[in-house]
Molecule: FMN riboswitch aptamer (RFN element)
Organism: Candidatus Zixiibacteriota bacterium
RNA sequence: UAUCGCUUUCGGGGCGAGGUGAAAUUCCUCGAUCGGCGGUUACAGCCCGCGACCCGGGGCCAAAGCGGUACAGCAGUGCAGUUUCCCCAUAUGCCCCGGUUGAGCCGGUGGAACUCCGGCGCCGACGGUCACAGUCCGGAUGGGAGAAGGCGGUC
Numbered sequence: 001u002a003u004c005g006c007u008u009u010c011g012g013g014g015c016g017a018g019g020u021g022a023a024a025u026u027c028c029u030c031g032a033u034c035g036g037c038g039g040u041u042a043c044a045g046c047c048c049g050c051g052a053c054c055c056g057g058g059g060c061c062a063a064a065g066c067g068g069u070a071c072a073g074c075a076g077u078g079c080a081g082u083u084u085c086c087c088c089a090u091a092u093g094c095c096c097c098g099g100u101u102g103a104g105c106c107g108g109u110g111g112a113a114c115u116c117c118g119g120c121g122c123c124g125a126c127g128g129u130c131a132c133a134g135u136c137c138g139g140a141u142g143g144g145a146g147a148a149g150g151c152g153g154u155c
Stems, first nucleotide, its partner, number of pairs: 002154009015031005032135002034124002036050004045122002054099007065088001067087002072083003104120005126138003
């Protein structure tokens, strides 16, 4: 330096005022505010890809199962009960593959920027709510792209 195994921690943010109304942080007016991860000759919510949410397909395994083994064994004579291991089985669990998934232009600087500077714009899942949500509540003390280490080995 390359590489393998084990392991620890980290890993998503954001609304005020007024109006209407029975009711609105959801509608209207004005103003504000947030932006996961990797990449990209120079820094990205809107360029490329990934994650999560949602949808579909395939596979795997445990418990359950009035399924098998069992018209059997044990046990009992009364109503009634019990049976390890093994097999099958199925997700509410796990793995893989696929689908879907929003939004940017102009100018400047420069060797190089849809990433910086200036300007003007745009986007934002699903469920809930006494009225319609990027910002409230919720799945989520979840998941995760990944990030930073530690230990042990091989070359």